[in-house]
Context: one part of a larger RNA
Molecule: large-subunit ribosomal RNA, domain II
Organism: Dehalococcoidales bacterium
RNA sequence: GCCGGUGAGUUGAUCUAUGUGGCAUGGUUAAGUCACUCAUUGACGGAGCCGAAGCGAAAUCGAGUCUUAAUAGGGCGAUUUGGUCGCAUGGAUCAGACCCGAAGCUGGGCGAUCUACCCAUGGACAGGAUGAAGCGCGAGUAAAAUCGCGUGGAGGUCCGAACAGGUUAACGUUGAAAAGUCAUCUGAUGAUCUGUGGGUCGGAGUGAAAGGCUAAUCAAGCUCAGUGAUAGCUGGUUCUCCUCGAAAUAGCUUUAGGGCUAGCCUCAUAAAUUAGAGUUUGGGGGUAGAGUACUGAAUGGGCUAGGGGACCUACCAGUCUUCCGAACCCAAUCCAACUCCGAAUACCGAACUUUUUUAUUAUGGGAGUCAGACUACGGGGGAUAAGCUCCGUGGUCAAAAGGGAAACAGCCCAGACCGUUAGCUAAGGUCCCUAAAUAUAUGCUAAGUGGUAAAGGAUGUGAAAUCACUAAGACAACCAGGAUGUUGGCUCAGAGGCAGCCAUCAUUUAAAGAGUGCGUAACAGCUCACUGGUCAAGUGGUUCUGCGCCGACAAUGAUCGGGGCUAAGCAUAUUACCGAAGCUACGGAUUAAAGAUACCUACGGGUAACUUUAGUGGUAGAGGAGCGUUCCAUUUUAGGUCGAAGGCAGAUCAUAAGGACUGCUGGACGAGAUGGAAGUGAUGAUGCCGGA
Numbered sequence: 001g002c003c004g005g006u007g008a009g010u011u012g013a014u015c016u017a018u019g020u021g022g023c024a025u026g027g028u029u030a031a032g033u034c035a036c037u038c039a040u041u042g043a044c045g046g047a048g049c050c051g052a053a054g055c056g057a058a059a060u061c062g063a064g065u066c067u068u069a070a071u072a073g074g075g076c077g078a079u080u081u082g083g084u085c086g087c088a089u090g091g092a093u094c095a096g097a098c099c100c101g102a103a104g105c106u107g108g109g110c111g112a113u114c115u116a117c118c119c120a121u122g123g124a125c126a127g128g129a130u131g132a133a134g135c136g137c138g139a140g141u142a143a144a145a146u147c148g149c150g151u152g153g154a155g156g157u158c159c160g161a162a163c164a165g166g167u168u169a170a171c172g173u174u175g176a177a178a179a180g181u182c183a184u185c186u187g188a189u190g191a192u193c194u195g196u197g198g199g200u201c202g203g204a205g206u207g208a209a210a211g212g213c214u215a216a217u218c219a220a221g222c223u224c225a226g227u228g229a230u231a232g233c234u235g236g237u238u239c240u241c242c243u244c245g246a247a248a249u250a251g252c253u254u255u256a257g258g259g260c261u262a263g264c265c266u267c268a269u270a271a272a273u274u275a276g277a278g279u280u281u282g283g284g285g286g287u288a289g290a291g292u293a294c295u296g297a298a299u300g301g302g303c304u305a306g307g308g309g310a311c312c313u314a315c316c317a318g319u320c321u322u323c324c325g326a327a328c329c330c331a332a333u334c335c336a337a338c339u340c341c342g343a344a345u346a347c348c349g350a351a352c353u354u355u356u357u358u359a360u361u362a363u364g365g366g367a368g369u370c371a372g373a374c375u376a377c378g379g380g381g382g383a384u385a386a387g388c389u390c391c392g393u394g395g396u397c398a399a400a401a402g403g404g405a406a407a408c409a410g411c412c413c414a415g416a417c418c419g420u421u422a423g424c425u426a427a428g429g430u431c432c433c434u435a436a437a438u439a440u441a442u443g444c445u446a447a448g449u450g451g452u453a454a455a456g457g458a459u460g461u462g463a464a465a466u467c468a469c470u471a472a473g474a475c476a477a478c479c480a481g482g483a484u485g486u487u488g489g490c491u492c493a494g495a496g497g498c499a500g501c502c503a504u505c506a507u508u509u510a511a512a513g514a515g516u517g518c519g520u521a522a523c524a525g526c527u528c529a530c531u532g533g534u535c536a537a538g539u540g541g542u543u544c545u546g547c548g549c550c551g552a553c554a555a556u557g558a559u560c561g562g563g564g565c566u567a568a569g570c571a572u573a574u575u576a577c578c579g580a581a582g583c584u585a586c587g588g589a590u591u592a593a594a595g596a597u598a599c600c601u602a603c604g605g606g607u608a609a610c611u612u613u614a615g616u617g618g619u620a621g622a623g624g625a626g627c628g629u630u631c632c633a634u635u636u637u638a639g640g641u642c643g644a645a646g647g648c649a650g651a652u653c654a655u656a657a658g659g660a661c662u663g664c665u666g667g668a669c670g671a672g673a674u675g676g677a678a679g680u681g682a683u684g685a686u687g688c689c690g691g692a
Base pairs, nucleotide, nucleotide: 002691003690004689005688006687011095012094013093014092015091016090017089018088019087020086021085022084023083026050027049028048032044033043034042035041054061064076065075066074067073098236099235101233105226106225107224108223109222110221116200117199118198119197120196121195122194123193124192125190127159128158129157130155134151135150136149137148138147139146163187164186165185168183170181171180202218204214205213206212239626240625241624242623243622244621249262250261251260252259253258263369264368265366266365267364268363269362270361271360274359275356276354277353278352279351280350281349282348283347289341290339291338296334297333299331300330301329302328306324307323308321309320310319311318372397373396374395375394376393377392378391379390380389381388402413403412404411417588418587419586420585422584423583424582428578429577430576431563432562433561437575439574440573441572442571443570444569450565456550457549460547461546462545464543465542466541467540468539469538477534478533479532480531481530483507484506485505488502489501490500513528517526518525589616590615591614592613593612594611595610597608598607599606600605627681629678630677631676632675633674634673639669646665647664648663649662650661652659653658
């Protein structure tokens, strides 16, 4: 893990709501007593409780009362009657209160056969080494001290077995072992080791002290009891169908993963042209935008008080200033906490229209929710980062399946009652994988762009506009010229068009700069501008725009989903088709409302089949209707040894839980119906017990 069994909202009291029943010219008994056929019995019992009157803190008063000086006003009442006692169900409170689960707290006992320390009494320590004191002899001294030799045998002394320990490493790690094995290592006459008996214990012992040890248990042993401790926490919570269907927000909270009230859901009752939508109309506003009229920010200029600096000066003053510069003026700019202005929407009121199964509101019963997620838009925080965070408005998911996006809660389309080998569409698609166009028309792209990305870069290519030149011959190419004053002046070693500075004229010309670049030490030389000729038709610039190019680097094997595509890419237009649980068609089920019919009626209404219309995704959750199990009453039921229950099997019926029938097995009970009562339903709790 599997199979079988077992396993969780119960019971009592009180309150409350709903349903139902009795009584209501009030209802009801409690303890107890009596009786009997002795148990789910009957009778008695009116104490008590609720109701029939309220108001006030109260005395009191009373259909009123309280407040008050008040007869005023106001509050709560009356004027409108429906209660009460059972039963059932929902909920609340108190109890273990749906079940299992702590670590713990307290009390009484049991433990020192393990281990810590202590007491008593015993035991153990191979062998070797070292050689203290003392003593003797000798030396030595005035005597000592001291020295040498010998003797001697001390020591928490040395080496090293037993014994005791446990350093390092490996192995072992479902072990041979709930702490070991092998090797290595420490102590080994001592604060040594050890046998036996005894003593000290749970907030206590013992501790050469590690919170160590106190029976494989220790920051408070074990065991039983209080005890079903408590658990705002985790897990689990057992049959079916039908109707509706949330929330993840606000306020408060020793509160933040918990609560309470409100919001949102459901059920019942009641009620208004209640609610929704559209149009018209009346409103308030200070957002978007815009503006600079105010506050504030900020740039340039003008003007200028004042300041700085220089000059002048006995002082006062004065002069100059390309410095700083308030205020003012001009120009241009900005603001969530600026506004001379100012929308669209949204919101509030009213009228009309419209349609909707009252969708609205109120009262009462029952909840759940208080971790939300992404997406689009408007914002705050952050870095105009985040699958980030915090708000607002809408959507989806949550609680939503289906189709598309290759795959993909939150994106796009669309909301699944059931059935059908019928049809039409949405998003998205139509070469093959793969259902449907190798569709049509006109262009574009050459990059596999399409099938990732920026600043920036570029005679890619298409379209448009505009300017200039051009048969009086342009543009490109080729042939020829490109001169003179002059080597312009200055500078300079030199400066001759061409280091640098200044000027940049004039002449001859078809044209030619006091020179565009290369070059020289400087010249020279080459070249350009400019001109002529040859040739013969367009050429050059700028702007805007479509599609492309470069920019383009990541770690296991690549790729648009793949194949592959020059369209099967992109743009515009058109037609057809495919495509979903959408829509339609046909059949069926069910809910609600309305209608008419039949039957019943306690006259309130109910039931049945039918017609029409609208529905029938769903978590938490509310409401409704059922199935099955055990027991009881009717019931000594029907049935049953000509075979009950139970078991096994089967091609049976029903919208589901489930119900029949037949056969085999089994061997004595027992369906069904109408009611009642519950130890009433298990794939889940690392559930519990048993089994393989």